This is a predicted structure of a 75-nucleotide RNA (transfer RNA) from an Allostellaceae bacterium. The coordinates come from a structure-prediction model, not an experiment, and the mean pLDDT is 82. The same sequence occurs in records of 2 taxa. Rfam family: tRNA. Rfam classes the family as a transfer RNA.
RNA sequence: GCUGCCGUAGCUCAGUGGUAGAGCAUUCCCUUGGUAAGGGAAAGGUCGUAAGUUCGAUCCUUACCGGCAGCACCA
Numbered sequence: 001g002c003u004g005c006c007g008u009a010g011c012u013c014a015g016u017g018g019u020a021g022a023g024c025a026u027u028c029c030c031u032u033g034g035u036a037a038g039g040g041a042a043a044g045g046u047c048g049u050a051a052g053u054u055c056g057a058u059c060c061u062u063a064c065c066g067g068c069a070g071c072a073c074c075a
Stems, first nucleotide, its partner, number of pairs: 001071007010024004018055001026042005048064005
């Protein structure tokens, strides 16, 4: 340099055109003499950035940024 894949909650990951979810973690409540375990609830996201297409974009297109892998080139 070229090609492919990935980027979504604090962490690990779903969702792939119709206003974003799970598990763990956090906070509160129930249960206990108390703790753990268990049960219930809440909070937490401008979906990497910008533009385009569309009535509507996390999703499609383009560029850029970051990560991983493969290939190539130079010394």